[in-house]
Molecule: c-di-GMP-I riboswitch aptamer
Organism: Bacillota bacterium
RNA sequence: UUUCCGACAAGGCUAACCUAUCUGAAAAGUGGGGACGCAAAGUCACAGGUCUACGGUCUUUGACCACGACGGCUGGACUGCCGAA
Numbered sequence: 001u002u003u004c005c006g007a008c009a010a011g012g013c014u015a016a017c018c019u020a021u022c023u024g025a026a027a028a029g030u031g032g033g034g035a036c037g038c039a040a041a042g043u044c045a046c047a048g049g050u051c052u053a054c055g056g057u058c059u060u061u062g063a064c065c066a067c068g069a070c071g072g073c074u075g076g077a078c079u080g081c082c083g084a085a
Stems, first nucleotide, its partner, number of pairs: 005083002012038002017033004022029002036072001042078003046075003049070003055065004
């Protein structure tokens, strides 16, 4: 110095679940509570994948399609704390 890497220390985030005269068609998101866990569980929807279907289409008791969502699904990009082996 922090490329690789993940000990120490200081911290950080927050799954399920509960809640709201919340937003939304829904998936889901936001606020509060709560911690399963996470070295990027910080940011980004570019690629793949998954979820939903207001709306649209069709062979209409259904099926299909993101312009919606998911970064704690994977890849990738950018940024960041500490500095042992």